Annotation:
This is a predicted structure of a 74-nucleotide RNA (transfer RNA) from a Patescibacteria group bacterium. Model confidence (mean pLDDT): 81 of 100. Its Rfam family is "tRNA". Rfam classes the family as a transfer RNA. It was read from a public genome assembly. The source organism's lineage runs through Bacteria and Bacteria candidate phyla.
RNA sequence: GGGGGCGUGGUGUAACGGUUAACAUAUCUCCCUGUCACGGAGAAGACUUGCGCGUUCGAAUCGCGUCGCCCCCG
Numbered sequence: 001g002g003g004g005g006c007g008u009g010g011u012g013u014a015a016c017g018g019u020u021a022a023c024a025u026a027u028c029u030c031c032c033u034g035u036c037a038c039g040g041a042g043a044a045g046a047c048u049u050g051c052g053c054g055u056u057c058g059a060a061u062c063g064c065g066u067c068g069c070c071c072c073c074g
Base pairs, nucleotide, nucleotide: 001073002072003071004070005069006068007067010025011024012023013022018057027043028042029041030040031039050066051065052064053063054062
């Protein structure tokens, strides 16, 4: 340099182009316990999906560009 894949809460992953972006775990609060752990209930957490532009009535999802990471080729 060329080709391909990935980028979403702290972490790991979901989410058909259409409802409030969901689940697990972690964190916090309460219950439980002599205390901790386990268990139960709840809450907060995404500058709204790397960034920008476009397509569409509507985009995390499709297209283009760009940035980062990984793999392959040279």